[in-house]
RNA sequence: GCCUUUAUAGCUCAGGAGGUAGAGCGCAUCCAUGGUAAGGAUGAGGUCACCAGUUCGAGCCUGGUUAAAGGCU
Numbered sequence: 001g002c003c004u005u006u007a008u009a010g011c012u013c014a015g016g017a018g019g020u021a022g023a024g025c026g027c028a029u030c031c032a033u034g035g036u037a038a039g040g041a042u043g044a045g046g047u048c049a050c051c052a053g054u055u056c057g058a059g060c061c062u063g064g065u066u067a068a069a070g071g072c073u
Stems, first nucleotide, its partner, number of pairs: 001072007010025004019056001027043005049065005
């Protein structure tokens, strides 16, 4: 220098062939207990890495940038 893959909640990850984003763990409140753990209910938490483009509409498609991992020279 070139190629490939990845980037989504605090963490680990889903998101099928475009239609307003989810799970588990964790966190908060409540229930329950004499109290704790376990358990149950409810909830908060996201500019989907960044900048553009296509589209009525983009986490998803296209181009570029950044970062990480791998490969070639």
Molecule: transfer RNA
Organism: Clostridiales bacterium